[in-house]
SAM riboswitch aptamer (S box leader) from Isachenkonia alkalipeptolytica, 104 nucleotides, folded computationally.
The source organism's lineage runs through Bacteria, Clostridia, Eubacteriales, Clostridiaceae and Isachenkonia.
It matches the Rfam family "SAM riboswitch aptamer (S box leader)". About the family: The SAM riboswitch is found upstream of a number of genes which code for proteins involved in methionine or cysteine biosynthesis in Gram-positive bacteria.
RNAcentral holds the sequence, with entries from Rfam.

This record gives sequence, C1' cells and structure tokens, in this order.
RNA sequence: CACUUAUCCAGAGCGGCGGAGGGACUGGCCCGAUGAAGCCCGGCAACCAAGAAGAAAUUCUAAGGUGCUAAUUCCAGCAGUGCAUCGUCACUGAAAGAUGAGAC
Repeated sequence: CACUUAUCCAGAGCGGCGGAGGGACUGGCCCGAUGAAGCCCGGCAACCAAGAAGAAAUUCUAAGGUGCUAAUUCCAGCAGUGCAUCGUCACUGAAAGAUGAGAC
C1' cells in the first nucleotide's frame, strides 16, 4: 500500500516547551501572535488485552496496547427520494477518510 469487519450527532486542559501554520484531498467555511503544527504532562473513551459479577445476553473497573482531546468525519463532493414552497432545502444510501481488531 491493498483485503475483511465494527464504529464515526457523546466525551476530553484557562498546563509546560515551541514559534507559523492547521482543519486528509478538492471546493467552501473556519481555527491561529488573545499563540498553529509538533513534543511533554494532564484528560476522555472503552476497540483489543486484563480483572470482577452473571447460566447467558450483558454490566462494572481502568494499572496494559492503541486511539482521541474546535466545529457531526466542520459542511459538500457520487447516486437517489421527498415537496402547494424546487432551495445556499430536507432525508437516505454510497464513495472517500479516520480509528480498532483481524487476515496476507
């Protein structure tokens, strides 16, 4: 990198170092010297692992392995459906992406 599968409308700092970018891509719209990315610490969560309860479904815990910690995956992108309103509309599904677990 490609494959399978589950999840993606919840949650999480007024900390330290650092100094100009960041929100995958494209378009939009945002965040940022009242301090971006990155690193550290803190925190959230409960996918895997572990412990406990239970016949099981499931529930609880959170010292391990990840992950996450502006905005729904920030919104749209492709296809479809709806409408006395035809829209900068609403909804559904896909694609793409992210994360976990697995398989090669």